[in-house]
This record gives sequence, C1' cells and structure tokens, in this order.
RNA sequence: ACUGUGAACGCCAAACCCGUCGCAAGGCGGGGACGGAAAGCUACGGGUCUCGGAAGAAUGAGACAGCCGGGUUGCCUGGA
Repeated sequence: ACUGUGAACGCCAAACCCGUCGCAAGGCGGGGACGGAAAGCUACGGGUCUCGGAAGAAUGAGACAGCCGGGUUGCCUGGA
C1' cells in the first nucleotide's frame, strides 16, 4: 500500500420506549439491537428534511455524516 469472510480482540448502535433541550427537522442521556469495516471526524459537492398565524416557490436560517460522493484520521483480519 492492497483485501473485507454468514469472521470480530475491541468498537458503534436503527426502529421503539423513558427523560431532557429545541417552534420544528432534530440533538443529548438511559434502555434496546436493525444493522455497520470507518455507522470515526468534516456540511466541501449533490440530495433529503425543518422553520414559530398560513405557505415553503424564491431569499434567508437551521437539521441529517446510519442517503451518495469528496477530504481527513484510525482498529482488526487475510494473503502477498
């Protein structure tokens, strides 16, 4: 540097439930496991979603890294 098995020393944790913060999308903590080989980090490109009387086209402000790609760091395993 490459590979990713009905594998996994170790790791993360969907839906759902409880608490809490937020107008909301959603965040955080606990329980819980559908899954994951970057399901670590980063809103850079695309995408999706939300926005307090209404709407969400435009402008603007946000959310999602477990939608895809890019950037960046790293564990295990296998053969060479």
Molecule: c-di-GMP-I-GGC riboswitch aptamer
Organism: Deltaproteobacteria bacterium